[in-house]
Predicted 3D model of a 74-nucleotide RNA (transfer RNA) from a Dehalococcoidia bacterium.
RNA sequence: GGCCCCGUAGUGUAGCGGUCUAACACGCCACCCUGUCACGGUGGAGAUCGGCGGUUCGAAUCCGCUCGGGGUCG
Numbered sequence: 001g002g003c004c005c006c007g008u009a010g011u012g013u014a015g016c017g018g019u020c021u022a023a024c025a026c027g028c029c030a031c032c033c034u035g036u037c038a039c040g041g042u043g044g045a046g047a048u049c050g051g052c053g054g055u056u057c058g059a060a061u062c063c064g065c066u067c068g069g070g071g072u073c074g
Base pairs, nucleotide, nucleotide: 001073002072003071004070005069006068007067010026011025012024013023018057028044029043030042031041032040050066051065052064053063054062
C1' cells in the first nucleotide's frame, strides 16, 4: 500500500430503510423486601448509533471520504 471485518448507554450485544431518534443483559440511582448485607421485586437516569458529506419523502441501517481497532496479501 491492496482487500475484508468491526466501531450503537459505563461494559457486552440486538437492530439489516418507516410501526419508537433506539431494545436486551450486567452495571448505576431510588424505593420495596430483610435485624443488616446479599438475593429478589418495582421504577428511573444514561447512547441523536466513531466523524464529515451524500442518496432518499425518510438513514444506526445504503454510498463516498476519513479516524480508530483487528485480520489477510504483497
Model confidence (mean pLDDT): 80 of 100. Lineage of the source: Bacteria > Bacillati > Chloroflexota > Dehalococcoidia. Rfam family: tRNA. The family's RNA type in Rfam is transfer RNA.